A computed fold for a 172-nucleotide RNA from Butyrivibrio sp. CB08, annotated as Lysine riboswitch aptamer. The RNAcentral record of the sequence draws on Rfam. Its mean pLDDT, the model's own confidence on a scale to 100, is 80. Taxonomically the source falls in Butyrivibrio (Bacteria, Bacillota, Clostridia, Lachnospiraceae). The model forms 95% of the base pairs in the Rfam consensus.
RNA sequence: GAAUUAGAUAGAGGUUGCAUAUUUAAAGAGUAACUUUGUGGAUGCACAGCAGCAGUAGAAACAAAGCGAAAGGUGAAUGUGCCGAAAGGCCUGGCCUGGCUGAAGGCGGGUGCUUGGGCAUGCAGUAAAUAGCUGCAUGACUGUCAUCGCAAGAUGGGGAGCUAUCAAAGAU
Numbered sequence: 001g002a003a004u005u006a007g008a009u010a011g012a013g014g015u016u017g018c019a020u021a022u023u024u025a026a027a028g029a030g031u032a033a034c035u036u037u038g039u040g041g042a043u044g045c046a047c048a049g050c051a052g053c054a055g056u057a058g059a060a061a062c063a064a065a066g067c068g069a070a071a072g073g074u075g076a077a078u079g080u081g082c083c084g085a086a087a088g089g090c091c092u093g094g095c096c097u098g099g100c101u102g103a104a105g106g107c108g109g110g111u112g113c114u115u116g117g118g119c120a121u122g123c124a125g126u127a128a129a130u131a132g133c134u135g136c137a138u139g140a141c142u143g144u145c146a147u148c149g150c151a152a153g154a155u156g157g158g159g160a161g162c163u164a165u166c167a168a169a170g171a172u
Base pairs, nucleotide, nucleotide: 002172007166008165009164010163011162014083017082018081019080020079021078022077023076024075025074034066035065036064037063038062039061043054044053045052047102048101049100050099086115087114088113089111090110091109092108094107095106096105097104116142117141119139120138121137122136123135124134125133126132144157145156146155147154148153
């Protein structure tokens, strides 16, 4: 002095990068709930059990009329945090969901188990939905690295990656 390994710092992918907050718009929906009338005639209260409440002074259900929402999700605008951003899987004696228990669901926590990124198509699930989201498969596009190549480009790999910088240690 060079190379390798590990670490720290700073960055890149994209004008549809990722997540989130507020405002607003459409849809949800003339739906649910509630009130009245009629039919109805014993159950109803979210899936089960227990308990309790309502009900022959008329339950459920159906029909007509009146009145009439909301949540999750989506678009746009403006911010915030970022580049395993994030998503999924698995685990969880955490919290919430009509009084309790369970189931189910939601929110969290743990886990480098999987995925570079967005898009399109098909199937399945979720959802009011032909929107969106999730999983799988296929397809081209895109970013990065390696090899080959004069070049165009071809092949292959994955984020524990890639690029730049930094100081110290070990080995050669």